[in-house]
Context: one part of a larger RNA
Molecule: large-subunit ribosomal RNA, domain IV
Organism: Minisyncoccia bacterium
RNA sequence: UGGUCCUCAAGGAACUCGGCAAAAAAGCGGCCGUAACUUCGGGAUAAGGCCUGCCCCACGCAAGUGGGGCCGCAGCGAAAGUAUCUCUGGCAACUGUUUAUCAAAAACACAGCUCCCUGCGAACUCGCAAGAGGAUGUAUAGGGGGUGACACCUGACCGAUGCCAGAAGGUCAAAUACGGUCGUUCUUAUGUCGCAAGAUGUAAGGGUGAACUGUAUAAGCCCUGGUGAAUGUCGGCGAUAACUAUAAUCGUCCUAAGGUAGCGCAAUUCCUUGUCGGGUAAGUUCCGACGUGCACGAAUUGUGUAAUGACUGGAGAACUGUCUCGAGGACCAGCUCG
Numbered sequence: 001u002g003g004u005c006c007u008c009a010a011g012g013a014a015c016u017c018g019g020c021a022a023a024a025a026a027g028c029g030g031c032c033g034u035a036a037c038u039u040c041g042g043g044a045u046a047a048g049g050c051c052u053g054c055c056c057c058a059c060g061c062a063a064g065u066g067g068g069g070c071c072g073c074a075g076c077g078a079a080a081g082u083a084u085c086u087c088u089g090g091c092a093a094c095u096g097u098u099u100a101u102c103a104a105a106a107a108c109a110c111a112g113c114u115c116c117c118u119g120c121g122a123a124c125u126c127g128c129a130a131g132a133g134g135a136u137g138u139a140u141a142g143g144g145g146g147u148g149a150c151a152c153c154u155g156a157c158c159g160a161u162g163c164c165a166g167a168a169g170g171u172c173a174a175a176u177a178c179g180g181u182c183g184u185u186c187u188u189a190u191g192u193c194g195c196a197a198g199a200u201g202u203a204a205g206g207g208u209g210a211a212c213u214g215u216a217u218a219a220g221c222c223c224u225g226g227u228g229a230a231u232g233u234c235g236g237c238g239a240u241a242a243c244u245a246u247a248a249u250c251g252u253c254c255u256a257a258g259g260u261a262g263c264g265c266a267a268u269u270c271c272u273u274g275u276c277g278g279g280u281a282a283g284u285u286c287c288g289a290c291g292u293g294c295a296c297g298a299a300u301u302g303u304g305u306a307a308u309g310a311c312u313g314g315a316g317a318a319c320u321g322u323c324u325c326g327a328g329g330a331c332c333a334g335c336u337c338g
Base pairs, nucleotide, nucleotide: 001333002332003331004330005329006328007327008326010324011323014322019319029051030050031049032048037042039149053070054069055068056067057066058065059064071075084317085316086315087314088313089312090311091309092308096108097107112147113146114145115144116143117142118141124133125132126131150304151303152302155234156233157232160231161230162227163226164225165224166223169222170221171220176216177215178214179213180212181211182209183208184207185206186205187204188203189202190201191200192199193198235253236252237251238250239249262296263293274290275289276288277287278286
């Protein structure tokens, strides 16, 4: 000097991001007593108070109860084991799950709610296939998406995107079929030139071409509708009431429609330490209001909510070396000296 422990005057969170760490009280024994709130189960061992040893007597099967007495600072007398509590917000209903090895949470899951698909050789998943799972199940079943107990609710918009349905018209592929044109080849007939060999044409028919082109033909797209617990979206300006202020009201522009209920400076508020109230001697945090919501808002759910939480914010009681501010002791280690 460091480590692991122990003790401390007066004060008692003044420490600190934060009571982190430590301390304390209590100790799932008995008796009494126990609030708000509540889903009537809880909350609850709420909180809080008292008792606890040993000896004798009575009663009693015992456990124990009642009376009397004794000792101590202390009676669950040691050890081990074993809740600190209260008030008030946020989030998540809950028990549960998770980043093996920096995150245990408000994240995931969950019961419940809802939408979509699926009629069975099901949908869906794995596999090239055979086949397998789904399921020795059959729509009260199975698969997928979202939300996440419960209570009260879940508004407007189908213009865009997606999905579903439709079929009049437009557009549109490769094949295929039927034509046309062009090229090529064969046969027949025939024209012209030529004595002939042959040359050069015309017409018809047959074959052939990965050539050109026309017509016919699918889904899709365009198109017509529907659909939000589908992806999503949910305005601006000006004026107006007999103080002022404000605007129930009016005008106008735009839009598919202009944010409803509820909540709101919020896990969301920039300005901002918003303003008012409460708590403190003093409060950028906290709680209750207000609303001018930069940029809440209704199953990417909205608002509440008892219980629960090694979650997170604020306040208090108790308690303490966290601190004012250090000091001392035990053991271990390092260093110095020997």